[in-house]
RNA sequence: AACCGAUAAGAGCAAACUCGUUGAAAAACGAGGACGCAAAGCCAUGGGUCUACCGUUGCGUACUAGUGCAGCCACGACCGCCAGGCUGCCGAA
Repeated sequence: AACCGAUAAGAGCAAACUCGUUGAAAAACGAGGACGCAAAGCCAUGGGUCUACCGUUGCGUACUAGUGCAGCCACGACCGCCAGGCUGCCGAA
């Protein structure tokens, strides 16, 4: 120094759930709360997952102003799903 990761030390993050705010939603943020995490720090780049305001297609209604339902769609979201990239604390075996 690299790999690696302990019933070590000191710190750190915070799932579900509840409340509030934002958002069409997925979800995010704040407070509480700890299931877990050695990158659960950062980047949506590839795969994957979630959502569908808008758009679009079909059908119905209406009869040209629209409106209802269903399908599709990421330009939205998730890095605490996997891979990849960047950075980083400690040091037993």
Model confidence (mean pLDDT): 86 of 100.
Predicted 3D model of a 93-nucleotide RNA (c-di-GMP-I riboswitch aptamer) from an Anaerolineae bacterium.
Rfam family: c-di-GMP-I riboswitch aptamer. Its family is annotated with cyclic-di-GMP binding in the Gene Ontology. Rfam's curators write: GEMM was predicted in a large-scale screen for bacterial structured RNA regulatory elements.
It was read from a public genome assembly, where an Rfam model found it.